[in-house]
RNA sequence: CCCUUAGAGUUUGAUCCUGGCUCAGGACGAACGCUGGCGGCACGCCUAACACAUGCAAGCCGAACGGACGAGGAGGAGCUUGCUUCUCCGAGUUAGUGGCGGACGGGUGAGUAACACGUGAGCAACCUGCCCUUGAGAGGGGGAUAGCUUCUGGAAACGGAUGGUAAUACCCCAUAACAUAUAUUUUAGGCAUCUAAGAUAUAUCAAAGAAAUUCGCUCAAGGAUGGGCUCGCGUCUGAUUAGAUAGUUGGUGAGGUAACGGCCCACCAAGUCGACGAUCAGUAGCCGGACUGAGAGGUUGAACGGCCACAUUGGGACUGAGACACGGCCCAGACUCCUACGGGAGGCAGCAGUGGGGAAUAUUGCACAAUGGGGGGAACCCUGAUGCAGCGAUGCCGCGUGGAGGAAGAAGGUUUUCGGAUUGUAAACUCCUUUUAACAGGGACGAUAAUGACGGUACCUGAAGAAAAAGCUCCGGCUAACUACGUGCCAGCAGCCGCGGUAAUACGUAGGGAGCGAGCGUUGUCCGGAAUUACUGGGUGUAAAGGGAGCGUAGACGGUGUGGCAAGUCUGAUGUGAAAGGCAUGGGCUCAACCUGUGGACUGCAUUGGAAACUGUCAUACUUGAGUGCCGGAGGGGUAAGCGGAAUUCCUAGUGUAGCGGUGAAAUGCGUAGAUAUUAGGAGGAACACCAGUGGCGAAGGCGGCUUACUGGACGGUAACUGACGUUGAGGCUCGAAAGCGUGGGGAGCAAACAGGAUUAGAUACCCUGGUAGUCCACGCCGUAAACGAUGAAUACUAGGUGUCGGGGAGCAAAGCUCUUCGGUGCCGUCGCAAACGCAGUAAGUAUUCCACCUGGGGAGUACGUUCGCAAGAAUGAAACUCAAAGGAAUUGACGGGGACCCGCACAAGCGGUGGAGCAUGUGGUUUAAUUCGAAGCAACGCGAAGAACCUUACCAAGUCUUGACAUCCGCCUGACCGAUCCUUAACCGGAUCUUUCCUUCGGGACAGGCGAGACAGGUGGUGCAUGGUUGUCGUCAGCUCGUGUCGUGAGAUGUUGGGUUAAGUCCCGCAACGAGCGCAACCCUUAUCAUUAGUUGCUACGCAAGAGCACUCUAAUGAGACUGCCGUUGAUAAAACGGAGGAAGGUGGGGAUGACGUCAAAUCAUCAUGCCCCUUAUGACCUGGGCUACACACGUACUACAAUGGUGAUUAAACAGAGGGAAGCAACACAGCGAUGUGAAGCAAAUCCCGAAAAAUCAUCUCAGUUCAGAUUGCAGGCUGCAACUCGCCUGCAUGAAGUCGGAAUUGCUAGUAAUCGCAGAUCAGCAUGCUGCGGUGAAUACGUUCCCGGGCCUUGCACUCACCGCCCGUCA
Repeated sequence: CCCUUAGAGUUUGAUCCUGGCUCAGGACGAACGCUGGCGGCACGCCUAACACAUGCAAGCCGAACGGACGAGGAGGAGCUUGCUUCUCCGAGUUAGUGGCGGACGGGUGAGUAACACGUGAGCAACCUGCCCUUGAGAGGGGGAUAGCUUCUGGAAACGGAUGGUAAUACCCCAUAACAUAUAUUUUAGGCAUCUAAGAUAUAUCAAAGAAAUUCGCUCAAGGAUGGGCUCGCGUCUGAUUAGAUAGUUGGUGAGGUAACGGCCCACCAAGUCGACGAUCAGUAGCCGGACUGAGAGGUUGAACGGCCACAUUGGGACUGAGACACGGCCCAGACUCCUACGGGAGGCAGCAGUGGGGAAUAUUGCACAAUGGGGGGAACCCUGAUGCAGCGAUGCCGCGUGGAGGAAGAAGGUUUUCGGAUUGUAAACUCCUUUUAACAGGGACGAUAAUGACGGUACCUGAAGAAAAAGCUCCGGCUAACUACGUGCCAGCAGCCGCGGUAAUACGUAGGGAGCGAGCGUUGUCCGGAAUUACUGGGUGUAAAGGGAGCGUAGACGGUGUGGCAAGUCUGAUGUGAAAGGCAUGGGCUCAACCUGUGGACUGCAUUGGAAACUGUCAUACUUGAGUGCCGGAGGGGUAAGCGGAAUUCCUAGUGUAGCGGUGAAAUGCGUAGAUAUUAGGAGGAACACCAGUGGCGAAGGCGGCUUACUGGACGGUAACUGACGUUGAGGCUCGAAAGCGUGGGGAGCAAACAGGAUUAGAUACCCUGGUAGUCCACGCCGUAAACGAUGAAUACUAGGUGUCGGGGAGCAAAGCUCUUCGGUGCCGUCGCAAACGCAGUAAGUAUUCCACCUGGGGAGUACGUUCGCAAGAAUGAAACUCAAAGGAAUUGACGGGGACCCGCACAAGCGGUGGAGCAUGUGGUUUAAUUCGAAGCAACGCGAAGAACCUUACCAAGUCUUGACAUCCGCCUGACCGAUCCUUAACCGGAUCUUUCCUUCGGGACAGGCGAGACAGGUGGUGCAUGGUUGUCGUCAGCUCGUGUCGUGAGAUGUUGGGUUAAGUCCCGCAACGAGCGCAACCCUUAUCAUUAGUUGCUACGCAAGAGCACUCUAAUGAGACUGCCGUUGAUAAAACGGAGGAAGGUGGGGAUGACGUCAAAUCAUCAUGCCCCUUAUGACCUGGGCUACACACGUACUACAAUGGUGAUUAAACAGAGGGAAGCAACACAGCGAUGUGAAGCAAAUCCCGAAAAAUCAUCUCAGUUCAGAUUGCAGGCUGCAACUCGCCUGCAUGAAGUCGGAAUUGCUAGUAAUCGCAGAUCAGCAUGCUGCGGUGAAUACGUUCCCGGGCCUUGCACUCACCGCCCGUCA
């Protein structure tokens, strides 16, 4: 200089952090699912080192040897002349003897934690056939033995005996040193034993030929190759394996080996290894490399290469240069096979192949053509090494399945808002091309003269035709890609979060899309992401994590100056780091994978030269670290002994009498046998009031009356002494609250256990009365605590301020003050740190050193094992399984039987009710053919319903209709429709008769009815948890928010909090906030006063009427008025409060309308609208009758009462209202009726007429009774409405005369024209209110106050809640 480093989802209402889980990437000897055209290069039993049928995998040499057989040839003999026999030569074949090779090549990974492997050294302690080089030699003898012959055993395998025979088989003698051994000796060298080169003497050792020229043989030396042995370093896990070891460690001697060595043996000594992890247990072949990773690392050891080990299991040796030998031998075991039962045979972890195991892994192929190996002089033979082929998408790489044009944007599919969109230039269609495959022809390299398994293969050429060739996974987020239908917490999906309960982009299917592509997904394993074991590169106050404390061993680390050495360190050189692989750069297969050349790398190890700062080491010196001495004061430091007073309890005696004690309230208990209380005396034990203090001392635990004795430490001052003596500290040792244990004392009070009394649903508790261990002392154990500052020890450095304890110094005007310096102990705070909280010179800051500890939650500090303990138990300390979180800090809310403040008929103070009775009405329940549906704490229940006899009506029964009762469109027919009469019917429906249009250009049109076909109508059917709209509620409570700014990593905070004040987030002041919006208030309506204007139907001072008038009442339009405006006091000079004046009204004058952001998946699909689903001769439509009115019962809301503040009667006062309504109406008045009402009938579409009489009031009577109260129920007789009052209306008269004598627990409304009480009107409505909505008349009591109940507001605090306390959560049971 260049290159290189990626994150995401998931804990929460939200946030930051800690922390785990999961995903995206790469890889594989893989397997499974779906699919599958071609070629090249690789790879292919990971499991049972399980058992193996069959074939093959190691033979060769006749030029070592004697034989045997022997094509062919030559010669001889016999005679039956074409046969037999003999002799010689003989290519060739060969069992046996002999030689070389079977120790290589090939397979497997069982064992092995080891000098097995890797790396680097050593052998002065060694061997090496064949091969190479050099020198020398080969003379003479001998005896056997297989084969073979004969005999013979055995089923076989395999033998036994006899006779004879050869060699390059075996043996003997000779020769020989530069060999070996011993002894003496010289020189040189080294590394201790020694080594090298010599000299002398003694002893010992050799041979083999075949052939005709080469191969062999023997001795000696050297080389090369291959091996053997030794050593340094490295090489998995476990301490719940801590001690191991008797040939063990060493020595001497002998043996053995190629060689050293306890390798083996005899004797002697008692060593040797181990916390730097011995021994034991588990697991494992090691490496080059491979995968991954930015790297450091982590994982792995298939294929290729190096080493090792093994060959059915275990042991042993033989031969040999080499083996303790895969296709050799012996023995033993297991298994298999043969057997005549006496005995024998075998070893695929060689190549194929079989069975078995398993998720799973190939052909009983061709050839020695090439490369290599064995034998041979050679030809040649052998070679499942190897070269090839076959099978397998197992992997990597390459190619193809067509290319161009082509819009009527075809058909079909999907979807749709019905317009369209999309599939989609995609297809069809037109033109073109032929890679690959298939067909035909030619045809290699690999081989050099010959020899080719592969193979008529690679490759080349030709012709034809788009022809033969696409799938898999996914589409909620992570993560690229969306719709429809089906399903309905089912079926299913899922890597994590999670999806599915009727509108699923998450299940299944389809269409469309995304990705990869002859593959694609899934599963498994490894690395990565994971800084989640942190060397690079983490932490421990509260998230997991500081040992309870100290002393101290090993170890680790360590002050200043100088000098030496060179172990660490830095640097140069040399050797090595095999090849393959990887990297860079070339080359060859058309490219690539693949093959290949060259270079560098392989960060390592060893040797050697140098440097000397730092570390180390040696030496020497120093004083500042550390320690000692001397002087001084402080202290609940420790141990032992003694002493003291107050208090409790007990005992004795006196006084004294009925209670004491205890509690929320009680009781158990004590007391007339004299308690409690009180006085005096005595006994005994334990603890030490006040002083007393974030004050003191101690390492921690801990330590408190006073005195004495002994004793530890710290501090200040001084600077005499030592001279780094220091820090930390695994193991170890000591101390260590309370409780507990052992032995012996002691025992006043207190007090586990226990007993009794209470409380309670229960109360094995809290409370009370008692009470034993224990608490106390001595000695010995235990060894743990929230043993906490939840903060290990030490050292140095880094702003300040302010207290306090113990010393010292200086100054001054000295009961003291100021300044300063050491040591302790607190608070606040800057920088910095921290997730935040917070820490902050007593650090949680900045650094260094050492120790301890942590690695998701649960299981679990549990189990097992071990150590300790008298026991209780302590210490050490897992796993299976299970979850996707567990957790820390902070934030917003909600909540609290937390706190502070405030408000409300919330309580309190009062008045009247409900709950008891009868009845009305609604609901539940029950019943029913149906008793239609909805509403459900407050906020459902005289609610929807401002009015169910039919209708309403949605329900039930029966009878009917099917383009329909209702809407639009089409065709045909008629001229009507309507109406009237009759028949039929339970009624609708149905039938008959009569009557009967408009316009016209005469074609027809309008309108209505009927018939027909289909689009459609219809649904009070479902879902208010798919919705709109509307409404309730908190609540007419005072709150709810935003912009900008500021603070905080952030959620968020601030503003909106604080001090006052208000009905009010109303207003004032202050303030890192400044402003604004929705709410509050005001604006609106009504009511209370007045003025002005206007007066009809209103009013009347004009005597009445008419008329007139408009003062008054009234009506209705416009104004005025009230604003804390004025005064005083208080307050902060404010806001405001209190009092007063004036005023009709005074502090929002009274009332109404008006309801912030939001909460309750609140209510309503049955007001209406509406998505989706469902019904369509019915879940639609019509009609008659019934039901919604049932009735053992329970609840809510009203009415009427229970009576004298009353009932009844009467008329006495021509008593006194307001607000409404009236034409299918209100009806005066008159008459009839006891009455409901009826018959006539004026007036009035209304300030005119009518409803219309207001009632409570007054007087008389009744005299406390189930009554002259109350009126239910029932009977009879009537009235009204209406087609119709049976189910099922209202009213009247007469008669009947029930319960009920003021209401348990509980509960409700109301603060002034209010409660209470009295009547009146209206809506709905043919008729039907005790309901509802309004109206006026009469007209109170009480509020000390905010402790408590309920609800609400604001601030604050806690929190494991956030679906928000109706929360969360623990245990038991199912």
A computed fold for a 1374-nucleotide RNA from an uncultured bacterium, annotated as small-subunit ribosomal RNA. RNAcentral holds the sequence, with entries from Greengenes.